The RNA shown here (transfer RNA) has 74 nucleotides and comes from a Gaiellales bacterium. Rfam family: tRNA. The family's RNA type in Rfam is transfer RNA. RNAcentral holds the sequence, with entries from ENA. NCBI's taxonomy places the organism under Bacteria, Bacillati, Actinomycetota, Thermoleophilia, Gaiellales.
[in-house]
């Protein structure tokens, strides 16, 4: 240097195709239960959806362009 794949909540990924209120497990945090703590149950999203810019009433999702990672060619 060429092609492709990722990047979203502390971790582990969905949602992006076909634009409409950010989500799930696990992890914390707080209460219940317990003599204490596990295990169970009940509340709680904690987030600049990688960055800049376009288009749009309206972008995580669509477009142009950067960055980082991973894979195959050379």
């Nucleotide at each position: 240097g060429g092609c492709g794949g990722g990047a979203u909540a502390g971790c582990u990924c969905a949602g992006c195709c076909c634009g409409g209120u950010a989500g799930a497990g696990c992890a914390c945090u707080c209460g219940a239960c317990u003599g204490a703590a596990a295990a169970u149950c009940g509340a709680g999203g904690u987030g600049u959806c990688c960055c800049c810019g376009g288009u749009u009433c309206a972008a995580a999702u669509c477009c142009g362009g950067g960055u980082c990672u991973c894979g195959c060619c050379a």